[in-house]
RNA sequence: AGCCGACAAAAGCAAAACCAGAGUGAUCUGGCGACGCAAAGCUAAAGGGUCUACGAUUCUAGACAGCCAGCUGCCGGA
Numbered sequence: 001a002g003c004c005g006a007c008a009a010a011a012g013c014a015a016a017a018c019c020a021g022a023g024u025g026a027u028c029u030g031g032c033g034a035c036g037c038a039a040a041g042c043u044a045a046a047g048g049g050u051c052u053a054c055g056a057u058u059c060u061a062g063a064c065a066g067c068c069a070g071c072u073g074c075c076g077g078a
Stems, first nucleotide, its partner, number of pairs: 003077003012037002018031005035066001041071003047068002049064005
């Protein structure tokens, strides 16, 4: 470097619900809260997929990385 992830240690993230706010909406932000996560870190101007709005009939504008994917990376090798 690559591979692996333990009834271990350390560190970390935070679903749903609820409250407040933004948005036509998907959804997002903050609080609270933990369903889970070994990349639940980053990327939506590589690509696929799903969803939303408007028109409309496959185009335009958006959302999702906790769907696949790409890139990077902490701890340990029990």
Description
The RNA shown here (c-di-GMP-I riboswitch aptamer) has 78 nucleotides. Model confidence (mean pLDDT): 80 of 100. The model forms 94% of the base pairs in the Rfam consensus. It was read from a public genome assembly, where an Rfam model found it. Its Rfam family is "c-di-GMP-I riboswitch aptamer". About the family: GEMM was predicted in a large-scale screen for bacterial structured RNA regulatory elements.